[in-house]
Order: sequence, then C1' cells, then structure tokens
RNA sequence: CAGUCUGUGUCAGGAUAGGGCACACUUCAGUGGAAACACUGUCGCUUAAACCUCGUGAAUUCAGGGAAGGAAUGAAAAUUCUAAUCCUGAGCCAAGCUCUCUUAUAGGGAGAAGGUGCAGAGACUAUCGAAAUCAUAUAAAUAGGAAGCGAAUCUUGUACUAUUUAUAGAAGAAAGUAGAGUACAUCUACGGAUGGAAGCGCGAGGGUUCUUAUUUUUUAUUCGCAAGGAAAAUAAGAAUAUGAUAUAGUCCAGCUGCUAAUUAUUUGGCAG
Repeated sequence: CAGUCUGUGUCAGGAUAGGGCACACUUCAGUGGAAACACUGUCGCUUAAACCUCGUGAAUUCAGGGAAGGAAUGAAAAUUCUAAUCCUGAGCCAAGCUCUCUUAUAGGGAGAAGGUGCAGAGACUAUCGAAAUCAUAUAAAUAGGAAGCGAAUCUUGUACUAUUUAUAGAAGAAAGUAGAGUACAUCUACGGAUGGAAGCGCGAGGGUUCUUAUUUUUUAUUCGCAAGGAAAAUAAGAAUAUGAUAUAGUCCAGCUGCUAAUUAUUUGGCAG
C1' cells in the first nucleotide's frame, strides 16, 4: 500500500457505513448419555441451513427490580433524561393436558406448562390464493460401469453415472409471488366508494435427517475363506434457531400553539 475479517434476526421507514443485543453454525475442552446429541465455556479458517397441515384467538390488571447504547450539563467526579430489551410478586386467561365434583352427549372447581403485565399513550381485526418451468422420488428402456484373498470359467452387469419416457406429492424452488378483495376502518346521497390484513405464542398430527437394537433382502458367473457396504420394515430415542416489550394491516398518536416543571436535555396538561 492492497485485500480479508461465518450466516440469520432486531434496533431501523429508505440508503450507506459502523456498531449494541440476540440466535445458529464452526474449533477445542469439561460434564451427562451406549450413541445420535444436550449443557457450560472457548475458537471465528471453511460452510450452508433452519419443514408442512389442522385447531385455538381468551385474558389483556395492580405493583416492583435490572439494563447495552444514546442525549444534556459539567474542568472532572458525577447528576438528570431516554432506551433496544432481561425479569419478579399478586390477579386474570381460549383450545388441549392432569386431577376432581355433578343434574354426566354437558357443565363446575383445582393444577402444570404457556400467555397477559411487556406498542409509540392506546383502539380494532386471526381472509383467499395460482401456473408455466425447474428440482426430487419411483418404474421402464438405452449407453457406460466399481470395491478382499485363492481356484475355475467367459455365460456374467449389483451399487452408481448420463439420456429419454411415464407417474407422484401439504411437508423442494418459482411463491404466500402474480392475483383477489373476506374481517376490520373511514366516508356516504345508504346505491356504494376508498383503504385493506399477522403466529415466530399454545395444542394435535405428520414430513425430513441421524443413532441404537432386531429381522429380511442384496452386494456383476461358480466354489471356498474373511470382513465390511447398501436398502427396507418394526421398536425406542435425538435434531428440525432467535424474532411479538406490536409481527401484518387500518385507525389514533407523532405535528402546531399556549402553559407548568427543568440550567439544559426532557416530561406533563389544554386546545387546534
């Protein structure tokens, strides 16, 4: 001097840069487990990923403990303010689960997990939805084609690769996109017009990958020896992220003026 410094979410409406907090992956170690793996710490070379359908939509209150970062004042110490967010006690709560009572097709009570509390002060609402094309799996055909030792033999083609055809699916991409216009909100001459949508919570069932055990099949001709590999079924386990202290959408707030407190930042009230 040049280049590089894991991916995702959020702060953050848009762009860039840098960062705070959180989640996952990765290196190594410790503990637990038969193993897959889990937890705690550590590492930051490489690396890409984090599935689907159905059900529920309630409560939404009172009082407290922390806080990265930022703002103002100050010589400093520090004080005040704001704040992404982490929690506690009491109360309350839909579907499902456990226990219990009863007049037992139903209803009441208690409990565990979870939620609310916890948006920007807050209010309201749990809609529908392609296709072409590509990928994957199964079957068939064609062309290639592996893997220990010894013997015989030339008749042999498993796994896998490529091409073509057919079939398949909620759990691959395209895509929750294009498109629609349900709930809801605002306006209305009541005919209509404008805007227009969220589980990442909880419950039930599945899919995919992996581990262990058992059984069966198979592993290019025949025989002998030896070991492993691949696939299927059953059973029991493991993994499949965080985001909601407002996610999507509509409204309201945020704006302006006056006023109160304050050195200021900032906070409250009234009106438009």
A computed fold for a 272-nucleotide RNA from Niallia nealsonii, annotated as Group I catalytic intron. It was read from a public genome assembly, where an Rfam model found it. The coordinates come from a structure-prediction model, not an experiment, and the mean pLDDT is 76. Rfam family: Group I catalytic intron. Rfam describes the family as follows. Group I catalytic introns are large self-splicing ribozymes. They catalyse their own excision from mRNA, tRNA and rRNA precursors in a wide range of organisms.